This is a predicted structure of a 72-nucleotide RNA (transfer RNA) from a Clostridia bacterium. It was read from a public genome assembly. The coordinates come from a structure-prediction model, not an experiment, and the mean pLDDT is 84. It matches the Rfam family "tRNA". Gene Ontology term of the family: triplet codon-amino acid adaptor activity. NCBI's taxonomy places the organism under Bacteria, Bacillati, Bacillota, Clostridia.
RNA sequence: GCUGGUGUAGCACAGUGGUAGUGCAGCUGAUUCGUAAUCAGCAGGUCGUGAGUUCAAGUCUCAUCACCAGCU
Repeated sequence: GCUGGUGUAGCACAGUGGUAGUGCAGCUGAUUCGUAAUCAGCAGGUCGUGAGUUCAAGUCUCAUCACCAGCU
């Protein structure tokens, strides 16, 4: 330099163009003499960034950034 992949909550990951979710972690409460475990509830997201297509984009297109792999 070229090609491909990944980027979504603190972490690990889902998500057929039509209300952004799960587990763990966090907070509150219940339970307990107390802790852990368990149960119930809550909060947490400019979906890497910018543009385009569309009535509607996490999803499709383009560019760009970071990381990973391959080729040279």